[in-house]
RNA sequence: AGAUAGAGGCGCGAAUACUAAUAGUACAUCCUCGGAAGGCGGCAGCCUGAUGAAGGGGAUUGAAAGGGGUAUUCGCCGAAGUAGUUGAAUCGGCUGUCGCGAUUGUUCUGCUGGAUUUCCAUUGAAUAAUUGGAAGUUUGUCAGGUAUAAAAAUACCUGGAGAGCUAUCUG
Numbered sequence: 001a002g003a004u005a006g007a008g009g010c011g012c013g014a015a016u017a018c019u020a021a022u023a024g025u026a027c028a029u030c031c032u033c034g035g036a037a038g039g040c041g042g043c044a045g046c047c048u049g050a051u052g053a054a055g056g057g058g059a060u061u062g063a064a065a066g067g068g069g070u071a072u073u074c075g076c077c078g079a080a081g082u083a084g085u086u087g088a089a090u091c092g093g094c095u096g097u098c099g100c101g102a103u104u105g106u107u108c109u110g111c112u113g114g115a116u117u118u119c120c121a122u123u124g125a126a127u128a129a130u131u132g133g134a135a136g137u138u139u140g141u142c143a144g145g146u147a148u149a150a151a152a153a154u155a156c157c158u159g160g161a162g163a164g165c166u167a168u169c170u171g
Base pairs, nucleotide, nucleotide: 001170002169003168004167005166006165009077011076012075013074014073015072016071017070018069019068028060029059030058031057032056033055037048038047039046040099041098042097043096044095045094080112081111082110083109084108088104089103090102091101092100113139114138115137116136117135118134119133120132121131123129141160142159143158144157145156146155147154148153
């Protein structure tokens, strides 16, 4: 240096089930005020609209996605996450197209050893959760030091980061 196999622990991810929240919100129907527009932005068309558009108020019915939590199973130990970037698919309008928005993959780059507490910032509907920073706690690991000690090992202190650590094999 390469290959293979491993360890960390409130460890990571996915699927499924349940569940809090989203939210008494959106949509729908009705009443009322309103008075000419509306159908996500541009263009072209089309449709709805004075038998009353948008918008406001009230009544009735009343969700979901995305983001969480718990359990089980499976796959795992850069597990994976996140930010930016590249390009793709799907969805969102009445249709086409150019955009825009949402979701999920792809390319490359940066950051993070895992868990956890507080504060700040970020994303978020959020008191959930995420990510980054600061200060702690804890855990595994390696390095250096000190003590015991023949050694192995153990305890304590300091520091590093997963591009790490351990074992075996090959060069």